[in-house]
RNA sequence: GUAGGCAUAGUUUAAUUUAAAACACUAGAUUGUGGUUCUAGAGAUGGGAGUUAAAAUCCCCCUGCCCACC
Numbered sequence: 001g002u003a004g005g006c007a008u009a010g011u012u013u014a015a016u017u018u019a020a021a022a023c024a025c026u027a028g029a030u031u032g033u034g035g036u037u038c039u040a041g042a043g044a045u046g047g048g049a050g051u052u053a054a055a056a057u058c059c060c061c062c063u064g065c066c067c068a069c070c
Base pairs, nucleotide, nucleotide: 001069002068004066005065006064007063010023011022012021013020017053025041026040027039028038029037046062047061048060050058
């Protein structure tokens, strides 16, 4: 340089026109304390542009990562 793939919460994964779950975090209850358990809460679609009534999803560009060829 060419071609392909990936990017969602702090982490690991889902997603069907409402962005979901587990662990983690915070608060409360329980406990003599801690842990366990229960309840509640906060937290995310890599950035930009386009198509669509509606985009995490489709198209294009950029950024980062991975693999192959040279």